[in-house]
Record summary:
This is a predicted structure of a 72-nucleotide RNA (transfer RNA) from a Candidatus Falkowiibacteriota bacterium. The organism belongs to Candidatus Falkowiibacteriota, within Bacteria. It matches the Rfam family "tRNA". The family's RNA type in Rfam is transfer RNA.
């Protein structure tokens, strides 16, 4: 150079156009214990970027950027 495929709280991950974006672990407060750990309960923290389509975009199209895989 050509093709594909992924990209979503730190990490891993659901999410076939509308509901408060889901768990699960990590932090961070609280209970609980003599302390610690485990346990229970609570709170912050994300849709790679820009554009389009639509009454409405994490979804559906286009560029892009990144990561990976074939081909050459």
């Nucleotide at each position: 150079g050509c093709g594909a495929g992924c990209g979503u709280c730190g990490u891993a991950u659901a999410g076939u156009g509308g509901u408060u974006a889901u768990u699960a672990u990590a932090u961070c407060g609280g209970c609980c214990u003599u302390c610690c750990a485990a346990g229970c309960c609570g709170a912050g923290g994300a849709c790679g970027g820009c554009g389009g389509u639509u009454c409405g975009a994490u979804u559906c199209c286009g560029c892009u950027c990144g990561c990976u895989c074939g081909c050459u």